[in-house]
RNA sequence: GGCCGCUUAGCUCAAUGGUAGAGUGUUGCUCUCCUAAAGCAAUGGUUGCGGGUUCGACCCCCGUGGUGGUCA
Numbered sequence: 001g002g003c004c005g006c007u008u009a010g011c012u013c014a015a016u017g018g019u020a021g022a023g024u025g026u027u028g029c030u031c032u033c034c035u036a037a038a039g040c041a042a043u044g045g046u047u048g049c050g051g052g053u054u055c056g057a058c059c060c061c062c063g064u065g066g067u068g069g070u071c072a
Stems, first nucleotide, its partner, number of pairs: 001071007010024004018055001025043006048064005
C1' cells in the first nucleotide's frame, strides 16, 4: 500500500428502513442473626466522527478516525 471484518449503555453483545434492547455491572429495597445466593425496583446511549438518500437511518450510499485479520 491492496483486500476483508469490527465500531451501539461501565463491560460482553442484539436490533428485516418504523418507539434502541438483553445479559452483566452499579445503587436501593425485600429475604437472612450477618454475608452470599435469590427476588423486586432504579440507574443507564450524541448508535466512533462528518455529510448524503428517505416521510423516517444502528441499518442504505460517500468521506474519515480507531481496531483486528490477511496479501505483498
A computed fold for a 72-nucleotide RNA from Aspergillus ruber CBS 135680, annotated as transfer RNA. The sequence is in RNAcentral, with records from GtRNAdb. A source record names the gene tRNA-Arg-CCT-1-1. Rfam family: tRNA. Gene Ontology term of the family: triplet codon-amino acid adaptor activity. From the family's description: Transfer RNA (tRNA) molecules are approximately 80 nucleotides in length. The prediction has a mean pLDDT of 83.